Annotation
A computed fold for a 346-nucleotide part of an RNA from an uncultured bacterium, annotated as small-subunit ribosomal RNA, central domain. Its mean pLDDT, the model's own confidence on a scale to 100, is 88.
Context: one part of a larger RNA
């Protein structure tokens, strides 16, 4: 390499949006790049392999044959494949109606709760646990009212609910866009699918400057436990944790399942649209669960949201350890991040 694979045994890339490239709906006529066929030519010689001969066999040699799978001219063939041409409409895209949502950005605004300040009131504990201390309090504390401060997150609604590529999205309201679905079948006419490099986005944590800092809470400090206790509980608490704007690029980033397209029994929820109807019910497109046929599969399972049948692109794996290390390089402000071996060793 060939061949085989990628849910859970080694493997799907975190996600997208595109470059090259790959591959690509139906008809007609033409063309002859690839393709097929016929002739020619060339494909050294030895060697290989058949058969006959020479040396007493045989090693070993000769003669003939065959092959050299290839190139190159050259005549034809027209199904596929490719090229320009000319048409289609079912892919794909647009228009036009219409409902659809926690999609993303800025911006107002609410209440309820922890916290925290003032004042009343009132006294002696509170608080915390398994029990306890550490802590708070007679300088008035906990518990109650009353205003008033700040910040941060939205109860009930709420759902195998919903929209988003993915990360991830929920308190109302406003502006100003994004989006996919349904229904028309109007309008272009193959305008598509996948995607190496590339570009964008991309939880948490971290990381720069400038805030802000209620609550929680790495370090860390104190009180238990304990043999010990650098934990687990408990009492405080810095960074953070919440804004701006720039970085970091990494997760169990998961559905551990790449996208697209096409076929292949049903049953039963449910969201969104459009219909039929007898208002009992029921079709039908798109999305979300749940159980099954066939089918796959090592088994769990999976089965129209397939892990079945098939095609097209891309990715990415080849015992375990060493090791996602070293080592270059590339990227970051740093932590690091990406690419990524060997020796040995089972």
């Nucleotide at each position: 390499u060939g061949g085989g694979g990628u849910u859970u045994a080694a493997a799907g890339g975190g996600u997208g949006c595109g470059u090259a490239g790959g591959c690509g709906g139906g008809g007609u006529a033409a063309u002859a790049u690839a393709u097929c066929a016929g002739a020619g030519g060339u494909g050294a010689a030895a060697g290989a392999c058949a058969c006959c001969g020479g040396c007493u066999c045989a090693c070993c040699c000769g003669u003939u044959g065959c092959g050299c799978u290839g190139c190159c001219u050259u005549u034809g063939a027209a199904a596929c494949u490719g090229u320009g041409a000319u048409a289609c409409u079912c892919g794909a895209a647009u228009g036009c109606g219409g409902a659809c949502a926690a999609a993303a950005g800025a911006g107002g605004c609410g209440g309820a709760a922890c916290g925290g300040g003032a004042c009343a009131a009132g006294u002696a504990g509170c608080g915390g646990u398994g029990a306890a201390a550490u802590g708070c309090a007679c300088a008035g504390a906990u518990a109650u009212g009353u205003c008033c401060c700040a910040g941060a997150a939205c109860c009930c609604c709420g759902a195998u609910u919903g929209a988003g590529a993915a990360g991830g999205c929920a308190g109302u309201u406003u502006c100003a866009u994004a989006g996919g679905c349904c229904g028309u079948u109007a309008u272009u006419g193959a305008c598509g699918c996948u995607g190496a490099u590339g570009c964008a986005c991309g939880a948490a944590a971290g990381u720069g400057u400038g805030g802000g800092g209620a609550u929680c809470g790495a370090a860390c400090a104190g009180g238990a436990u304990u043999a010990g206790a650098u934990a687990c509980c408990c009492u405080g608490g810095u960074a953070g944790u919440c804004c701006a704007c720039g970085c970091c690029c990494u997760a169990a980033a998961c559905g551990a399942u790449g996208a697209u397209a096409a076929c292949u029994c049903g049953a039963u929820g449910u969201u969104g649209g459009c219909g039929a109807u007898a208002u009992a019910u029921u079709g039908u497109c798109a999305g979300u669960g749940u159980c099954c046929a066939a089918g796959c599969g090592a088994a769990a399972g999976c089965g129209u949201u397939a892990a079945g049948u098939u095609a097209u692109c891309c990715a990415c794996c080849u015992g375990g350890g060493g090791a996602g290390u070293a080592c270059g390089a590339u990227c970051g402000c740093a932590a690091g991040a990406u690419u990524g071996a060997a020796a040995c060793u089972c």